[in-house]
């Protein structure tokens, strides 16, 4: 310097052929208990890494950037 790959809620991770984002775990609330844990109910939490473009509609496609990994090259 070239390739390829991931980035999505507090963490781990879905998302299908473009059609308005979702579980599991973490918080929080309620019931249950003498209490606490366990369990059950529900809430609440995202402009999907940034910026643009395509398109009637972008997580999704395109095209730059930043970060992580992996590979190859350079490396007197």
């Nucleotide at each position: 310097g070239c390739c390829g790959u991931u980035u999505u809620a507090g963490c781990u991770c879905a998302g299908u052929u473009g059609g308005u984002a979702g579980a599991g775990c973490a918080a929080c609330u309620c019931a249950u208990u003498c209490g606490u844990a366990a369990u059950g109910u529900g809430u609440a939490g995202g402009u999907c890494g940034c910026a643009a473009g395509u398109u009637c509609a972008a997580g999704u496609c395109u095209u730059g950037c930043a970060a992580g990994c992996g590979g190859c090259a350079c490396c007197a």

Notes
RNAcentral holds the sequence, with entries from ENA. The RNA shown here (transfer RNA) has 76 nucleotides and comes from an Erysipelotrichaceae bacterium. Its Rfam family is "tRNA". The family's RNA type in Rfam is transfer RNA. The prediction has a mean pLDDT of 82.